[in-house]
RNA sequence: CUCUUAUCAAGAGUAGGCAGAGGGAUUUGGCCCUAUGACGCCCGGCAACCGGCAAAAAAGCACGGUGCUACUUCCAACAGACAAAGAGUUGUCUGGAAGAUAAGAG
Numbered sequence: 001c002u003c004u005u006a007u008c009a010a011g012a013g014u015a016g017g018c019a020g021a022g023g024g025a026u027u028u029g030g031c032c033c034u035a036u037g038a039c040g041c042c043c044g045g046c047a048a049c050c051g052g053c054a055a056a057a058a059a060g061c062a063c064g065g066u067g068c069u070a071c072u073u074c075c076a077a078c079a080g081a082c083a084a085a086g087a088g089u090u091g092u093c094u095g096g097a098a099g100a101u102a103a104g105a106g
Stems, first nucleotide, its partner, number of pairs: 001106008013043001016042003022033003027077004044069003049065003052061002073098001078095007
């Protein structure tokens, strides 16, 4: 990097530390966060995918490997259904695409 499977509406700092400018994956549009210090790193925390422990099984623990820690994956984009409105608009739902994470395979 590619493929397969599973999950993605819950949870996690009201005053921890460092640092100092953009950030919420990418493109477009929208909506937000941010010098009252965001993003990031450390610490703390959350969760329980894999391993481990325990166990008849399930539930469990949180020791190891990851992961996560504003907003539903922040929302929409593509297709379909429905409703409203009546010029191509708005809303709801379903599916898809893209993405993220884990486990496995190549």

This is a predicted structure of a 106-nucleotide RNA (SAM riboswitch aptamer (S box leader)) from Aquibacillus rhizosphaerae. Rfam family: SAM riboswitch aptamer (S box leader). Gene Ontology term of the family: regulation of gene expression. Lineage of the source: Bacteria > Bacillati > Bacillota > Bacilli > Aquibacillus. The prediction has a mean pLDDT of 81.